[in-house]
Context: one part of a larger RNA
């Protein structure tokens, strides 16, 4: 240069309160902004940043009493949620092996490895700060050398049962019309509270509500053809199982599969009103009442991995079934009782993760309210956050 640029998109005012000190912290009444998000909840990803008390050198583009600063203290509770004690995919690593001067490559049996399969908890209450985790309620799953009870058996074989067979699991794209929920909207009906500073206002009047989960138990809209007998060169041994074949029955059935609904849960609980009794404020303790129906609209969720159509023919393995093989002398089943291991669990989601920065950028998923609208456009607005650090 020069105390100049600049102070990083954006609404603040007013009053109280702390305090040495307040445009900047706190609280309260206006405004004002987002509302397919600037709202709520996870994944990666950070690692204490959560919560309380105290401070204010330094960080904070100004201030600061104040903070994701600093200082102490406390905080993540699981049989069921996620991963592991299961299972595999792409690729990984590989005993023997093959190659290869050495280093070392390739890869067989395996054995890892999710972003997929598989697998049992819901509702409400609590804390400054954690809950499907803790607490009431009310399930449900596995296992058991325990216990009762029923039944079955002991070569006339109950029961268990593969590391073998085989069935499922099991999956493409497009398209179409039902059947429900979820939600959200009315309500002269129901429950609570009000009855009028001024002409009316007891009324079709005003404001506010109008809910409830797994799980049990029925078992419906829809979907699907489905059972018996012989026979038998395959399915690396063997089968009654699957495949191949022939025959004979039901298909308005019956069987298997299914959303929703309704009954139980639930004489609980929870919105809402309301009474005492504590409290500087914020609350907090004990209590009462207590409606919880009907209507319309209706999802990109559920029936449904389903139905229909095409041709480019769309993981794999175990969990599950069944066969036998083989074990077998006691065992099944239903009821009680028991018993349930390891790791994650605070918080953040953008001022806490990528961008040197409390950076106008980036960053996958689920929820997905009202009016008006074809609409997740858009615009005003709920719920809920915010006023962006001179």
């Nucleotide at each position: 240069g020069a105390g100049u640029a600049a102070c990083g998109a954006a609404a603040g005012a007013g009053g109280g309160g702390u305090g040495a000190g307040a445009a900047u912290c706190c609280c309260c009444u206006c405004c004002a902004c987002c509302g397919a998000u600037u709202g709520c909840c996870c994944a990666a990803g950070g690692a204490u940043u959560c919560c309380u008390g105290a401070g204010u050198a330094a960080a904070g583009u100004u201030c600061g009493u104040c903070u994701g600063c600093u200082c102490a203290g406390g905080g993540u509770u699981a049989g069921u949620c996620g991963g592991g004690a299961c299972c595999u995919a792409a690729g990984g690593c590989g005993a023997g092996g093959c190659c290869g001067a050495a280093a070392g490559g390739c890869g067989u049996a395996g054995u890892c490895g999710a972003u997929g399969g598989c697998c049992a908890a819901c509702a409400g209450g609590u804390u400054g700060a954690u809950a499907u985790u803790c607490c009431u309620g009310u399930a449900c799953c596995a296992c058991g050398u325990c216990g009762a009870g029923u039944c079955c058996g002991u070569u006339u074989g109950a029961c268990c049962g593969a590391u073998g067979g085989a069935g499922g699991g099991a999956c493409g794209a497009g398209g179409a019309c039902g059947g429900c929920u979820a939600a959200g909207g009315g309500a002269a009906c129901c429950c609570a509270g009000g009855c009028g500073a001024u002409g009316g206002u007891c009324g079709c009047c005003c404001u506010g509500g109008g809910g409830u989960a797994a799980g049990c138990g029925u078992g419906u809209a829809g979907g699907g053809g489905u059972g018996g007998u012989c026979c038998u060169a395959g399915g690396c041994a063997a089968a009654u199982c699957c495949g191949g074949g022939a025959c004979c029955g039901c298909a308005u059935a019956a069987c298997c599969u299914g959303a929703g609904g309704c009954g139980c849960g639930a004489u609980g609980c929870c919105a809402g009103c309301u009474g005492g009794c504590u409290u500087u404020a914020g609350a907090g303790c004990c209590g009462g009442c207590g409606a919880g129906u009907c209507c319309c609209u209706g999802a990109c969720g559920c029936c449904a991995u389903g139905c229909c159509u095409c041709c480019a023919a769309g993981a794999a393995a175990a969990g599950c079934u069944c066969c036998u093989a083989g074990g077998g002398a006691g065992g099944a089943c239903u009821c009680g009782c028991g018993u349930g291991c390891c790791c994650g669990u605070a918080c953040c989601a953008a001022a806490a993760c990528c961008g040197a920065c409390a950076c106008a950028g980036g960053u996958g998923g689920a929820c997905a309210a009202g009016u008006a609208g074809a609409g997740a456009a858009u615009a005003c607005u709920a719920a809920g956050g915010u006023g962006a650090u001179c």
This is a predicted structure of a 390-nucleotide part of an RNA (large-subunit ribosomal RNA, domain III) from a soil metagenome. The coordinates come from a structure-prediction model, not an experiment, and the mean pLDDT is 81. RNAcentral holds the full RNA, with entries from SILVA.